[in-house]
């Protein structure tokens, strides 16, 4: 980095550094000097895969995560409605794990 296949309306924050940005894109809305993003400690949670014990746990081993449903929409179908708009499906993007090239 690309295939392929599962999941994405649950869960889990504190000091310190640092000094203005963040939320992947666009747009909208938000969060941020009552301190942004990176790093560091320590803690936490437990989706994926393995381990061990067995029909739900254990945090052990590899990854993941720790504002807001992936924070909403985004394309396309339906259906409610004079409209504004709101509701459902699927898709595309994106995470994240196996596997595989």
């Nucleotide at each position: 980095u690309u295939c392929u296949u599962a999941u994405c309306c649950a869960g889990a924050g504190a000091g310190g550094u640092g000094g203005a940005g963040g939320g992947a894109c666009u747009g909208g809305c938000c969060c941020u000097u009552u301190g942004a993003a990176g790093c560091c400690u320590c803690g936490g949670c437990a989706g994926c895969a393995g381990a061990c014990a067995u029909g739900u746990g254990u945090a052990c081993u590899g990854u993941g995560c720790c504002a807001a449903u992936u924070c909403c929409a985004g394309c396309a179908a339906g259906c409610u409605g004079u409209a504004a708009a709101g509701c459902u499906u699927g898709a595309c993007a994106g995470a994240u794990a196996a596997g595989a090239a």
The prediction has a mean pLDDT of 87. SAM riboswitch aptamer (S box leader) from Metabacillus lacus, 101 nucleotides, folded computationally. It matches the Rfam family "SAM riboswitch aptamer (S box leader)". Rfam's curators write: The SAM riboswitch is found upstream of a number of genes which code for proteins involved in methionine or cysteine biosynthesis in Gram-positive bacteria.